């Protein structure tokens, strides 16, 4: 330098172009003499730009990060 894959919450992981979920972590509450466990509630997210579309995490393109591969 060329080719391919991948990027979603602190972490892990879903989502047929149509309200971005789940678990865990965190926070609060209940319970308890206190704490742990358990139960209930709750905060927080689509790497960035442009385009297509009534509507984009999803499609196209460029950039960036990571991984694999060719020479």
């Nucleotide at each position: 330098a060329g080719g391919g894959g991948u990027g979603u919450a602190g972490u892990a992981u879903a989502a047929u172009g149509g309200u971005a979920g789940u678990a865990u972590c965190g926070u609060g509450a209940u319970c308890u003499c206190c704490a742990a466990a358990a139960u209930c509630a709750u905060u927080g997210g689509u790497a960035g730009g442009u385009g297509u579309u009534c509507a984009a995490a999803u499609c196209a393109u460029c950039u960036c990060g990571c991984c694999c591969u060719u020479g």
A computed fold for a 71-nucleotide RNA from Cyathus stercoreus, annotated as transfer RNA. Its mean pLDDT, the model's own confidence on a scale to 100, is 84. It matches the Rfam family "tRNA". It is annotated as a transfer RNA.